Notes:
A computed fold for a 330-nucleotide part of an RNA from Archaeoglobus sp. UBA230, annotated as large-subunit ribosomal RNA, domain IV. Its Rfam family is "Archaeal large subunit ribosomal RNA". A reference for the family is Cannone et al. (2002), "The comparative RNA web (CRW) site: an online database of comparative sequence and structure information for ribosomal, intron, and other RNAs", BMC Bioinformatics. The sequence was found in a public genome assembly.
Context: one part of a larger RNA
RNA sequence: CACUCCGGCCGAGGGAAUUCGGCAAAUUAGCCCCGUAUCUUCGGUAGAAGGGGUGCCUGCGGUGGUUGCUCUGCAGCUUCCGCAGGUCGCAGUGACUAGGGGGGAGCGACUGUUUACUAAAAACACAGGGGGCUGCAACCCCGUAAGGGUUAGUACAGCCCCUGAGUCCUGCCCAGUGCGGGUACCUGAAACCCGGGUACAACCGGGCGAAGGGCCCGUAAACGGCGGGGGUAACUAUGACCCUCUUAAGGUAGCGUAAUACCUUGCCGCUUAAUUGGCGGCUUGCAUGAACGGAUUAACGACUCCCCCACUGUCCCCGGCCGGAAGCCG
Numbered sequence: 001c002a003c004u005c006c007g008g009c010c011g012a013g014g015g016a017a018u019u020c021g022g023c024a025a026a027u028u029a030g031c032c033c034c035g036u037a038u039c040u041u042c043g044g045u046a047g048a049a050g051g052g053g054u055g056c057c058u059g060c061g062g063u064g065g066u067u068g069c070u071c072u073g074c075a076g077c078u079u080c081c082g083c084a085g086g087u088c089g090c091a092g093u094g095a096c097u098a099g100g101g102g103g104g105a106g107c108g109a110c111u112g113u114u115u116a117c118u119a120a121a122a123a124c125a126c127a128g129g130g131g132g133c134u135g136c137a138a139c140c141c142c143g144u145a146a147g148g149g150u151u152a153g154u155a156c157a158g159c160c161c162c163u164g165a166g167u168c169c170u171g172c173c174c175a176g177u178g179c180g181g182g183u184a185c186c187u188g189a190a191a192c193c194c195g196g197g198u199a200c201a202a203c204c205g206g207g208c209g210a211a212g213g214g215c216c217c218g219u220a221a222a223c224g225g226c227g228g229g230g231g232u233a234a235c236u237a238u239g240a241c242c243c244u245c246u247u248a249a250g251g252u253a254g255c256g257u258a259a260u261a262c263c264u265u266g267c268c269g270c271u272u273a274a275u276u277g278g279c280g281g282c283u284u285g286c287a288u289g290a291a292c293g294g295a296u297u298a299a300c301g302a303c304u305c306c307c308c309c310a311c312u313g314u315c316c317c318c319g320g321c322c323g324g325a326a327g328c329c330g
Base pairs, nucleotide, nucleotide: 001327004325005324006323007322008321009320010319011318013316014315017314022311030054031053032052033051034050039044041165055087056086057085058084059083060082061081062080064078065077066076067075068074069073088092100309101308102307103306104305105304106303107301108300112124113123128163129162130161131160132159133158134157140149141148142147166296167295168294169293171226172225173224176223177222178219179218180217181216182215185214186213187212192207193206194205195204196203227245228244229243230242231241254288255285266282267281268280269279270278271277
């Protein structure tokens, strides 16, 4: 010196037009008083929201502490609360410190935990629910073993698996796979027995017959599964109803274009000037659905999505200033 970068300050008018997205910044902020919707598991939501006040000086009232005195009290110092009058500035939590707020959805109940070094979450955990195994030299786990953990515990216990507060619920299928039980009978290895064979054997045949299998029963909060075609009501449409094929059984309650819907930007309504968004309905669900839980839910969340208010240099559209770095010149 002036472009860039880093840190910081200010900005007319507009106010999210920026952008994947208000990212960043701004707003708000302490304390006192007033006041506070909806929902709710009655705890909460609540600092909801939204208002007002706040310095200093003087006087007075109250309050607690403490000291002194002539001690039902008075006086001095002091803490806190209140009232009145006055006074200065643009501004009194005058600097520092110090929530922006509201509404609607999704997911997860919650506080917690996590990828040390790109992920903090709707993932893990969690109280609560269910199932299985286990009588103690237990089940389960480590070890070749000795031995050890569980446990110096004993079924209100321990181990394993699933689900995941609460509330309302959790339908049908045991044909397949698995697990548990039963079994007259069938099958079923070696050993053993009997017969044959071998100067011994091998070997051959028969018998006996464990577990397992066949067979039978049970079991789905075990692994899992939960249809198709045709017709039918006096407008049309639809189909309570009927017929038929078929399965182990043909998806109940719910929820539903969904973190699940291909078609799809489904259709309708609300929101916008305009909406592949959001919310509410409908729902024929390509391919929802009941502890791989279904639905709902107050509170909670550095979670995700949408809207509104406030506020702003995010933007229109950039400008000025302070400090620093690299760069250039010397």
The organism belongs to Archaeoglobus, within Archaea.
The coordinates come from a structure-prediction model, not an experiment, and the mean pLDDT is 86.